[in-house]
RNA sequence: GCGCGUGUAGCUCAGUGGUAGAGCGCUUAACUUAUAAUUAAGUGGUCGGAGGUCCGAUCCCUCCCACGCGCA
Numbered sequence: 001g002c003g004c005g006u007g008u009a010g011c012u013c014a015g016u017g018g019u020a021g022a023g024c025g026c027u028u029a030a031c032u033u034a035u036a037a038u039u040a041a042g043u044g045g046u047c048g049g050a051g052g053u054c055c056g057a058u059c060c061c062u063c064c065c066a067c068g069c070g071c072a
Base pairs, nucleotide, nucleotide: 001071002070003069004068005067006066007065010024011023012022013021018055025043026042027041028040029039030038048064049063050062051061052060
């Protein structure tokens, strides 16, 4: 330099056009002498950035950024 892939909550990931979710985590309470476990409630996001298509974009198209793999 070329090709392919990934980017969504603090972490691991789902969601492939119609108001963004799960598990773990974190906070508070109950329980306990206390901790853990358990139970209940709460906490969570400019969906990597910019533009375009569309009535409507996390999703489709273009460019850029970061990371990974392959080729040279």
Transfer RNA from a bacterium, 72 nucleotides, folded computationally. The coordinates come from a structure-prediction model, not an experiment, and the mean pLDDT is 83. The sequence is in RNAcentral, with records from ENA. Its Rfam family is "tRNA". Rfam describes the family as follows. Transfer RNA (tRNA) molecules are approximately 80 nucleotides in length.